[in-house]
RNA sequence: GAUAAAGCUAAACCACUCGAAAGAGCGGGGCGGAAAACCACUACCUAAAGUAAAUUUUUACCAUGGUAGAAGGGUUGCCGAA
Repeated sequence: GAUAAAGCUAAACCACUCGAAAGAGCGGGGCGGAAAACCACUACCUAAAGUAAAUUUUUACCAUGGUAGAAGGGUUGCCGAA
């Protein structure tokens, strides 16, 4: 960041698969993005197992499960004229 070029990514939604859930993978799709590349430190989501209470299936806590395309922080980097 040129009223430029090349290349990249892919929201919602739909199908299938995985998962307790949050969510993820894959195909279609294309709202967007110049870090929409990487890292769960902050933050946020979920609460299976566990613990406690309650006492018959309910409540609370909890990440070892997730979110990098809400936001902050950290790390690295492609193309290109004057």

This is a predicted structure of an 82-nucleotide RNA (c-di-GMP-I riboswitch aptamer) from a soil metagenome. The coordinates come from a structure-prediction model, not an experiment, and the mean pLDDT is 85.